[in-house]
Context: one part of a larger RNA
RNA sequence: GAGUGAACGCUGGCGGCGUGCUUAACACAUGCAAGUCGAACGAGAACGGCUUAUAGUUUACUAUAAGUGUCAGCUAAGUGGCGCACGGGUGAGAUGUAUAGAAACCUGCCCUUAAGAAAGGAAUAACAGUUGGAAACGACUGCUAAUGCCCUAUAUGCCUUUAAUACAUAAGUAUGCAGGGAAAUAUUUAUAGCUUUGGGAUUGGCCUGUACGGUAUCAGCUUGUUGGUGAGGUAAUGGCUCACCAAGGCAAUGACACCUAACUGGUUUGAGAGGAUGAUCAGUCACACUGGAACUGAGACACGGUCCAGACUCCUACGGGAGGCAGCAGUGGGGAAUAUUGGACAAUGGGCGCAAGCCUGAUCCAGCAAUGCCGCGUGUGUGAAGAAGGCCUUCGGGUUGUAAAGCACUUUCAGGAGUGAGGAAAGGUUAGUAGUUAAUACCUGCUAGCUGUGACGUUAGCUCCAGAAGAAGCACCGGCUAACUCUGUGCCAGCAGCCGCGGUAAUACAGAGGGUGCAAGCGUUAAUC
Numbered sequence: 001g002a003g004u005g006a007a008c009g010c011u012g013g014c015g016g017c018g019u020g021c022u023u024a025a026c027a028c029a030u031g032c033a034a035g036u037c038g039a040a041c042g043a044g045a046a047c048g049g050c051u052u053a054u055a056g057u058u059u060a061c062u063a064u065a066a067g068u069g070u071c072a073g074c075u076a077a078g079u080g081g082c083g084c085a086c087g088g089g090u091g092a093g094a095u096g097u098a099u100a101g102a103a104a105c106c107u108g109c110c111c112u113u114a115a116g117a118a119a120g121g122a123a124u125a126a127c128a129g130u131u132g133g134a135a136a137c138g139a140c141u142g143c144u145a146a147u148g149c150c151c152u153a154u155a156u157g158c159c160u161u162u163a164a165u166a167c168a169u170a171a172g173u174a175u176g177c178a179g180g181g182a183a184a185u186a187u188u189u190a191u192a193g194c195u196u197u198g199g200g201a202u203u204g205g206c207c208u209g210u211a212c213g214g215u216a217u218c219a220g221c222u223u224g225u226u227g228g229u230g231a232g233g234u235a236a237u238g239g240c241u242c243a244c245c246a247a248g249g250c251a252a253u254g255a256c257a258c259c260u261a262a263c264u265g266g267u268u269u270g271a272g273a274g275g276a277u278g279a280u281c282a283g284u285c286a287c288a289c290u291g292g293a294a295c296u297g298a299g300a301c302a303c304g305g306u307c308c309a310g311a312c313u314c315c316u317a318c319g320g321g322a323g324g325c326a327g328c329a330g331u332g333g334g335g336a337a338u339a340u341u342g343g344a345c346a347a348u349g350g351g352c353g354c355a356a357g358c359c360u361g362a363u364c365c366a367g368c369a370a371u372g373c374c375g376c377g378u379g380u381g382u383g384a385a386g387a388a389g390g391c392c393u394u395c396g397g398g399u400u401g402u403a404a405a406g407c408a409c410u411u412u413c414a415g416g417a418g419u420g421a422g423g424a425a426a427g428g429u430u431a432g433u434a435g436u437u438a439a440u441a442c443c444u445g446c447u448a449g450c451u452g453u454g455a456c457g458u459u460a461g462c463u464c465c466a467g468a469a470g471a472a473g474c475a476c477c478g479g480c481u482a483a484c485u486c487u488g489u490g491c492c493a494g495c496a497g498c499c500g501c502g503g504u505a506a507u508a509c510a511g512a513g514g515g516u517g518c519a520a521g522c523g524u525u526a527a528u529c
Base pairs, nucleotide, nucleotide: 001529002528004526006525007524008523009522010521013376014375015374016373017372018371019369020368021334026332027331028330030329031328032327035082036081037080040079041078043075044074047073048071049068050067051066052065053064054063055062056061057060089287090286091285096212097211098210099209100208101207105204110200111199112198114196115195116194118152120150121149127142128141129140130139131138132137158181159180160179161178164175165174166173167172185192186191187190213259214258215257220250221249222248225247226246227245228244229243230242231241232240262284263283264282265281266277267276268275269274289310290309291308292307293306312323313322314321315320340366342365343364344363348362349360350359351358352357379409380408381407382406389400390399391398392397413470415465416464417463418462419461423456427451428450429449430448431447432446433445434444435443473518474517475516476515477514478499479498480497484513485512486511487510488509494501495500
């Protein structure tokens, strides 16, 4: 000098864009953060519709009651499907990360290829009844549905086991006898979905080389250890696991051990080389109270799933139960220190759904903080009697100083009033047209008209109104280092980054006047280059 996720002191007008628990991976009250589909299913507790009855009257409305699920509205609870493995957080732990490759793999949804979807069955929740428990939650009996579950059929394709033959011989490939294995329907029929199969795309798993802290006051480490054969296991290679066999494997080019630490793109500094660092943003990894385990599934050994153990907190009728903010807010605690228990799904994106739509603390916005960067303002011109006052003085004057006052103007920003884009594409409806079709239904695509969706928002911008009106501080002035005098103090009080000032004339302490430097900031501290 530069820079910081900074803090502290003094001060503080506005706007734009960023950023905001670096400490206790400490404990958490409360609310919200993952649902959706009635175009899979039975059903009907609400709301609405319809029917009937009664009452009131405005005589076709209102209120009440009852009924109705074939009511092409809707839907709590339930079965079922998809999602919940994404998105969001944190960095404790550790092996992972970056880059360049490789072969022995999986891949829901999506695109594409080929083929198919036949015939049946048994249950079960909801529900009803009985019943246990304080609760959490159950138990028994009975009824019922499905795109839930199961059997049979079909399958020269595919998968698995495999007699035989041919070709290659290193693995193997082709033909093939036998055995086993699919499917689901919904709706006014044309779409969506279902099963098997080849390929693609995308995601992921595994393997190899190289690089990525400190300590030798860690020098030897290793028995599934190193390799082989065979088997098991996995989606898949492999001591991944096991049996047997061999005795190997690593290491001063630092094995093993201990300490520390998520890694990278980047960030920062520097002319560079290099050093330091890894907040925000992006990619990867790991974790979800602590430890362990599997289930479901295309995908998890699963943050807001399950089971077991532990610590802690809470409820209890003492028998037993409930919980997990390192999601968004918020609370306590720790700390020098870090924000609102806000609005909206309008946009972008995600989940579900044919769609309308629903959900979304992702996200978009707003709030708080000079925490950072950038921009603007706090007036402009004129004005010498060089006013008053202050300070200094050699008492002549000098300086503050065109500074103020005065005069003439302007009105950014803030304030008040009005006007007013863009972020909106979609969606709905009507008409036309093309495809589909038996069809001018329906559905899908395109075009046109109409309609129509904004949290932000008192938006941005623009116009008008009033009046210089509401808006400057901080540090320093001995040298380094830009900027000097007076008074007080008297090795005291104090200053100080280094050198050093202060013991009676202190440009170094304290105050004042003046000056210098930055400026809505200025200084100090901390750590980095």
This is a predicted structure of a 529-nucleotide part of an RNA (small-subunit ribosomal RNA, 5' domain) from an uncultured prokaryote. Rfam family: Bacterial small subunit ribosomal RNA. Its family is annotated with ribosome and structural constituent of ribosome in the Gene Ontology. The prediction has a mean pLDDT of 82. RNAcentral holds the full RNA, with entries from ENA.